Background
Small-subunit ribosomal RNA, 3' major domain from Hexatylus viviparus, 488 nucleotides, folded computationally. Rfam family: Eukaryotic small subunit ribosomal RNA. The RNAcentral record of the full RNA draws on ENA and SILVA.
[in-house]
Context: one part of a larger RNA
C1' cells in the first nucleotide's frame, strides 16, 4: 500500500434483519442437474457469480452420441499410368433398410474432366475459454478512480481524496499544505401521470338531423356497443411541436450553510427502466460468426450426405415450477368489463360468416400487407340465482383402458386436442430456506419468443388488489476511517 482479524468507531442493504405477506422444502406431475443403466443415453456450466440456464419446448432436420451405408465438395505442382483409351456412367439378376451400379455377373456407352503416389491445400458442433478476440457475466449497484503543479518523505509512498453537518451519491455546505482538472456519480435517454393552449384526422371520435325498436301507445319526453346522412367540431382517442417541478411559497430544526421535516399549490413535491467509471477474474463462451494461434483428423474420415437409434431410458439425491389439499370453495345457469402485441403480396398468415358434427374438428365464403378486416379483441378472476353440504365428498385430477381429429413423409417410447370410463397421493408440509414496500405481494388471464404440432417456459401486458416497516447494524454481507499483523 493492500489483504485479513471471533480489532474499536462510524455509514448503508428486504440478493440483510426486524413487523409481517406469498411461499418454497411435505404429496402428485412438468422441467433442469447429478447417479444409475446404456450400442449411446453427445455436451458445456457447479457457492453467491451452474442446475425452465446454452434464448436448450431435440419423432426426421437440428445433432455434435451410437449402428450401418453412399459420396468427394482431395484446389494447385511434380511425378506415372495413358489414346492400341487416364477414367467416367447404367438396365436386368445376385446384393442391400433402398429404384445407393454401394458391390458382383453380363455386357454396352463415355472420351483426357478423371485415376496411383508424393507435396500441399480444404472441411471439422474435433482438442484446448490455461494460447486469443470480440461478446457476456461477476467483483459492484455501491461511490469509487485519476492526474498535472505544489507540500511532505532518501524512498516506495502519500497529501489533494479530510475532523464535522448534509445527501441515494467523493451530493453539496464548509473545513483545509493545497491549487486546478478528468472518468465515475448527477445530468442527458426511453417510459408513465397534466394540457377546454397549437397543428390536425371519412383508417379516430363528439355533436346534430332522419329513420328503427322499446318501455304503454309517434303523444311528447326517455332508453339503444341499432341503422343512415352530410355538415360542424376537436372535449374524449391518435401524435408531432411545446409547456410544466424548480423543493418555488410559508412554517419549524440546524453554523440560521448545505439541507431536512411539515402545511398548502399542484395532475404530479421520490414513475419505473436503460445507460453506467478505474481496476481485475486465468468466470463463461473455440457449439454464435466465413473471428482466430497451435494440436488432432483428411477418404475405411473427426468432411458431407442418406437409413435407423439416442439425447425422453429409472431403486435413488437436488434445484426452478405447475396443480392441489376445497364452502373466502366446486359445479351448473345469467348477465358484464381490457391492454401489450402479431397476421401470406396469395397453396401455406389472422381469419369473419354459414353448413355439417357431443366435441375436436371438417366443407364452403368472406375480409385484411392492417388505427380500415380478424376485433367492440363481449379475456380469466370478480358478480348475481340455483345446486353441493363436511365425508378422500360433486374437493383433487396423477394413473390406465377405448374411440374420433389435427400436425407432420412419419405420431410406436404413446406431438397435440376432443369425448367416454377409470379415480392414486393429497387433511396445509420437519430441520432448513427463498422473494418482497405501492398500483407494490398475492390473485387472475392475455399476447409475444421458440413454433409444420407441442408451454407447466421466459419476455410483455393489462384486471382484482392487501398485511406489515417507512426502521436496525443483532445476524449475513458491503463501504469509510483507526488499529494490530511473524501475509503479498
Nucleotide at each position: 500500500u493492500g489483504a485479513c482479524g471471533g480489532a474499536a468507531g462510524g455509514g448503508c442493504a428486504c440478493c440483510a434483519c426486524c413487523a409481517g405477506g406469498a411461499g418454497u422444502g411435505g404429496a402428485g406431475c412438468c422441467u433442469g442437474c447429478g447417479g444409475c443403466u446404456u450400442a449411446a443415453u453427445u455436451u458445456g456450466a457447479c457457492u453467491c457469480a451452474a442446475c425452465a440456464c446454452g434464448g436448450g419446448a431435440a419423432a426426421a432436420c437440428u445433432c455434435a452420441c451410437c449402428c450401418g451405408g453412399c459420396c468427394c465438395g482431395g484446389a494447385c505442382a511434380c511425378u506415372a499410368u495413358a489414346a492400341g483409351g487416364a477414367u467416367u456412367g447404367a438396365c436386368a439378376g445376385a446384393u442391400u433398410g433402398a429404384u445407393a451400379g454401394c458391390u458382383c455377373u453380363u455386357u454396352c456407352a463415355u472420351g483426357a474432366u478423371u485415376u496411383g503416389g508424393u507435396g500441399g491445400a480444404u472441411g471439422g458442433u474435433g482438442g484446448u475459454g490455461c494460447a486469443u478476440g470480440g461478446c457476456c457475466g461477476u467483483u459492484c449497484u455501491u461511490a469509487g478512480u485519476u492526474c498535472g503543479u505544489g507540500g511532505a518523505g532518501u524512498g516506495a509512498u502519500u497529501u489533494g481524496u479530510c475532523u464535522g453537518g448534509u445527501u441515494u451519491a467523493u451530493u453539496c455546505c464548509g473545513a483545509u499544505a493545497a491549487c486546478g482538472a478528468g472518468c465515475g456519480a448527477g445530468a442527458u435517454u426511453c417510459u408513465a401521470a397534466u394540457c377546454u393552449g397549437c397543428u390536425a384526422a371519412a383508417u379516430a371520435g363528439u355533436a346534430c338531423a332522419c329513420c328503427c325498436a322499446u318501455u304503454g301507445u309517434c303523444u311528447u319526453u326517455g332508453u339503444g356497443c341499432g341503422g343512415u346522412g352530410u355538415u360542424a367540431c376537436u372535449u374524449c382517442c391518435u401524435a408531432g411541436a411545446g409547456a410544466a417541478a424548480u423543493a418555488a411559497u410559508c412554517g419549524g430544526u440546524c453554523u440560521a450553510c448545505a439541507a431536512u421535516c411539515g402545511c398548502a399549490u399542484g395532475a404530479a413535491a421520490u414513475u419505473g427502466a436503460g445507460c453506467a467509471a478505474u481496476a481485475a477474474c486465468a468466470g463463461g463462451u473455440c457449439u454464435g460468426u466465413g473471428a482466430u494461434g497451435c494440436c488432432c483428423u483428411u477418404a475405411g474420415a473427426u468432411g458431407u450426405c442418406c437409413g435407423g437409434g439416442g439425447c425422453u431410458g429409472c431403486a435413488c439425491g437436488c434445484g426452478c415450477g405447475c396443480u392441489a389439499c376445497a364452502c373466502u370453495a366446486g359445479u351448473a345457469g345469467a348477465g358484464u368489463c381490457a391492454g401489450c402485441g402479431u397476421g401470406c403480396g396469395u397453396u401455406u398468415c389472422c381469419u369473419u360468416u354459414c353448413u355439417c358434427g357431443a366435441a375436436a374438428g371438417a366443407g364452403a365464403u368472406u375480409g385484411g400487407u392492417a388505427a380500415a378486416c380478424c376485433a367492440g379483441g363481449g379475456a380469466a378472476a370478480g358478480u348475481u340465482u340455483g345446486c353441493u353440504g363436511u365425508g378422500a365428498u360433486u374437493g383433487g385430477g396423477a394413473u390406465c383402458g377405448g374411440a374420433a381429429a389435427u400436425u407432420g413423409c412419419a405420431a410406436u417410447u404413446a406431438u397435440u386436442u376432443u369425448c367416454u370410463g377409470u379415480g392414486a397421493a393429497c387433511g396445509a408440509g420437519g430441520a432448513a430456506u427463498u422473494c418482497c414496500a405501492a398500483g407494490u405481494a398475492a390473485g387472475u388471464g392475455u399476447g409475444a419468443g421458440u413454433c409444420a404440432u407441442c408451454a407447466a417456459c421466459u419476455c410483455g401486458c393489462g384486471c382484482u388488489g392487501a398485511u406489515u416497516a417507512c426502521g436496525u447494524c443483532c445476524c449475513u454481507g458491503c463501504c469509510c476511517u483507526u488499529u494490530g499483523u511473524a501475509c503479498a
Its mean pLDDT, the model's own confidence on a scale to 100, is 80. The source organism's lineage runs through Eukaryota, Metazoa, Ecdysozoa, Neotylenchidae and Hexatylus.